[in-house]
Context: one part of a larger RNA
RNA sequence: CUAUUGUUAAGGAACUCGGCAAAAUGACCCCGUAACUUCGGGAGAAGGGGUGCCACCAUAUGUGAAGUACAAGCUACGUAAGCGUAAGGUGGCCGCAGAGAAAAGGCCCAAGCGACUGUUUAGCAAAAACAUAGGUCUCUGCAAAGUCGAAAGACGAAGUAUAGGGGCUGACGCCUGCCCGGUGCUGGAAGGUUAAGGGGAAAUGUAAGAGUAAUCGAAGCAUAGAACUUAAGCCCCAGUAAACGGCGGCCGUAACUAUAACGGUCCUAAGGUAGCGAAAUUCCUUGUCGGGUAAGUUCCGACCCGCACGAAAGGCGUAACGAUUUGGGCACUGUCUCAACAAUAGACCCG
Numbered sequence: 001c002u003a004u005u006g007u008u009a010a011g012g013a014a015c016u017c018g019g020c021a022a023a024a025u026g027a028c029c030c031c032g033u034a035a036c037u038u039c040g041g042g043a044g045a046a047g048g049g050g051u052g053c054c055a056c057c058a059u060a061u062g063u064g065a066a067g068u069a070c071a072a073g074c075u076a077c078g079u080a081a082g083c084g085u086a087a088g089g090u091g092g093c094c095g096c097a098g099a100g101a102a103a104a105g106g107c108c109c110a111a112g113c114g115a116c117u118g119u120u121u122a123g124c125a126a127a128a129a130c131a132u133a134g135g136u137c138u139c140u141g142c143a144a145a146g147u148c149g150a151a152a153g154a155c156g157a158a159g160u161a162u163a164g165g166g167g168c169u170g171a172c173g174c175c176u177g178c179c180c181g182g183u184g185c186u187g188g189a190a191g192g193u194u195a196a197g198g199g200g201a202a203a204u205g206u207a208a209g210a211g212u213a214a215u216c217g218a219a220g221c222a223u224a225g226a227a228c229u230u231a232a233g234c235c236c237c238a239g240u241a242a243a244c245g246g247c248g249g250c251c252g253u254a255a256c257u258a259u260a261a262c263g264g265u266c267c268u269a270a271g272g273u274a275g276c277g278a279a280a281u282u283c284c285u286u287g288u289c290g291g292g293u294a295a296g297u298u299c300c301g302a303c304c305c306g307c308a309c310g311a312a313a314g315g316c317g318u319a320a321c322g323a324u325u326u327g328g329g330c331a332c333u334g335u336c337u338c339a340a341c342a343a344u345a346g347a348c349c350c351g
Base pairs, nucleotide, nucleotide: 001346002345003344004343005342006341007340008339010337011336014335019332027051028050029049030048031047036041038171052093053092054091055090056089057088059086060085061084062083063082067077068076069075070073094098106330107329108328109327110326111325112324113322114321118130119129134169135168136167137166138165139164140163146155147154148153172317173316174315175314177247178246179245182244183243184240185239186238187237188236191235192234193233197229198228203223204222205221206220209216210215248266249265250264251263252262275309276306287303288302289301290300291299
C1' cells in the first nucleotide's frame, strides 16, 4: 500500500448527486399513543418505565404425604405438610453495566405515482411498467362467436347470454361535458354507378349470284359484339364517440388607471364544461408571492399569462399499502473537518 475488521478527543451531515456506507434502534412486561380513516385501521404510532441475586410476606393454582373418620371405597376430612408454576409486595446485596454474551424494528412530518397482495427485462432496469377485483363497449342463440389445422378433427365446453370471445379503463368516492363534418361500424334501400353471366343489333371476312367495270352481295360458316337484363359494394339517407378522433380567431367597450361581466364580426361538425394547473405536462423560467434555511435552480402552499392539462389513451380526490420517487426533521454516527491507532489476510524480505 490492498482487502476485511475494531476503537476514537471536540464537532455532528459541515460529506455527497443523494446520509451512499456506517452508526443508532432492537427481546419481554407495564403505562401511554395524534392527524386522518373505507371505522377494519393508522399502531409496535410517537413517547416513557421495568428486567439480576438473596430473604421474608401474603395471593392464585397444580399435585396431594402422614394422620383421622365411617358407609370400608376409584370415599370424605385433613386450621393440610412437602414439591412445582405464576404474577405481586416488603427489605437487603453486588457490579461501570442485571433482556449483563449472541440473535432480534431507527422514528416522525409533507408531497408525487400506483388503490392493495401479486408479476416483469434468466445475465446492467423491480418501477410510476404489467396484472388485478371493479366499470364499460362490442361480438356470440349453439354445428355459437373466436382460435389451431390444406383436412379430418380439436379447443371454446362435457359450458349455453348471471355463459364465452375481443377492445378500452383500472379498488373506493364525486363525476365523466360539447361535436356524427372526416374515418370506422350498424341500419336503410328510392335513385346514380357497377362484374361474370344472359342477350344479341350494327359491322367484318368468305362467297352463290348481279354488274362492261368499279363495285354490290342472300343463306351458311367464321370473326366481332351495341342496346337491354343483372348482386354485393361505392355514391346516397340515417344512427353511433367508455368507436378512431376533434373541442377557434380578430376588434371594441365601465366616471383614475387597469381589466372586461357586455357588444360586433369571421370561420367551424363543434369551439374545452366540471375539476385541476410553472404539474412525471411550463419553452420563456431560478415565473411571482408566501413557508421552511443565516443563505433554498430542489421542496411545500398559493396565483393563472395552460409555449403544449382535461374528463374511461379517463378527470379530480383518497384511508391502507410500497426493497418506489422527492423535500424536511429527531436520534445517530469517521460520511466529513482530518485523520490516528490496532488486529487479521496479502503485498514486501529471507529460506

The part of an RNA shown here (large-subunit ribosomal RNA, domain IV) has 351 nucleotides and comes from Alkaliphilus transvaalensis. The full RNA is in RNAcentral, with records from ENA.